[in-house]
The prediction has a mean pLDDT of 80. The RNA shown here (FMN riboswitch aptamer (RFN element)) has 135 nucleotides.
């Protein structure tokens, strides 16, 4: 230093004003704001991949039930799905920097939501410290 197993801690940000209306931080007008993790010759919301969210399958299973059947909280394993960028400049190298102009944003709730409330004091890509096995 690599490898094996265990363990500690950490791991998402952001809206105002006016208008209409019984009702809108959701619609309309104007003006703002935010960007998980790893990678990439050089720093990335929009290049590649991953997580989260949503859905499906299998399996275990608390509970309901006189039994069977059936329903089903939850755990585990696997799978599917998953948004958006151009130009110019510098340079050895940048869809990552600088300049200019653009674009995108799960599910449930509610007058239609990237920014409000909720699942979530959750989960997690992964980061980090430490112990350990082995080369």
């Nucleotide at each position: 230093a690599g490898c094996u197993c265990g363990u500690u801690c950490c791991a998402a940000g952001g809206u105002g004003a006016g208008g209409u209306g019984u009702g809108a931080u959701u619609c309309c007008u104007c003006a703002a704001c935010c960007g998980g993790c790893g990678g990439u010759u050089a720093u990335a919301g929009c290049c590649c991949g991953c997580a989260a969210c949503u859905c499906c399958u299998g399996u275990c299973a608390a509970a309901u039930c006189u039994u069977u059947a059936a329903u089903c909280a939850g755990g585990c394993a696997g799978g599917a799905c998953u948004g958006a960028c151009g130009c110019a400049g510098u340079g050895a190298a940048a869809c990552u920097c600088u300049g200019c102009g653009g674009c995108c944003g799960a599910c449930g709730g509610u007058a239609a939501a990237g920014u409000c409330c909720g699942g979530a004091u959750g989960a997690g890509a992964g980061g980090u410290g430490u112990g350990u096995u082995u080369u």